[in-house]
Parts: sequence; structure tokens; C1' cells
RNA sequence: CGCCGAACCGCUCGUCAUGAGCGGACGGGGGACCCAAUGCGGCCAGGCCGGUCGCCGGGGUGAAUCGUGAUCCGACGUGAGGAUCGCGGAGCGGGAGCUCUCCUCGCCAACCCUUCAGCUGACCUCGUAGGCG
Repeated sequence: CGCCGAACCGCUCGUCAUGAGCGGACGGGGGACCCAAUGCGGCCAGGCCGGUCGCCGGGGUGAAUCGUGAUCCGACGUGAGGAUCGCGGAGCGGGAGCUCUCCUCGCCAACCCUUCAGCUGACCUCGUAGGCG
């Protein structure tokens, strides 16, 4: 100097340095009426409503999710379910150029809350980090 990201700007105080507070700006969470919502598999029953057993908690920041194939667990037989690897779709970022792309190079993580939170006005509350070339 440039890039991802909300993660920047100004003022005051203080330190050898790291810092603290206030304001602006940007970003996030909670939170009414109204509206919306209550799963999957096996077996039984069967016009409909259903019964029983097993499995999966739910939510937030973020682009980071959905499907499928293989291998393994579930399992002595079967399924919901789970783990790893590959492929494809959705999504995200950089570059290039015909400004929008069916081009090109990458990403598709991690962390947090803890049984609880849909949307949501007023209102309440939190963050301003970190990483890379």
C1' cells in the first nucleotide's frame, strides 16, 4: 500500500509502551398485536382422526449449506440417524473482460449459548476483533 471482515472516524484522560472513557458511523442479538409453526423411520390399524416402538434437541455469529456415490458405525435382519472421502447444485471472495458472465483462481470453516429465543413496533442489549498478500 492492497485484500477478507461491521470491525472505522473524532474528542478527552493516561502510560516507557500496551490502555480507559465519551460521541458519531457501521454491524449483531433479544423483544407485541397480526401472521406463521409442531419432524423422520419400522410395525399395527385403515374412509378419516390415530396407536406403539425407535431416531433426531433447539438456537446465534458467519458465504461456509443442500443433494448424491463409496467406506465404516448403527446391526445378528431392517430403517431413521452419525463419521470420513469424492462429485454435483446453491452460496461467498479476488482477478479479467463484452458490465454482466455458461470466463479464470480460490473458499464453502470455526466458534458461541445451553433446554431457551419464529416474525416482531416501541423498547432493551452487545461488538468495532482477527487474519492474509
Molecule: c-di-AMP riboswitch aptamer (ydaO/yuaA leader)
Organism: Solirubrobacterales bacterium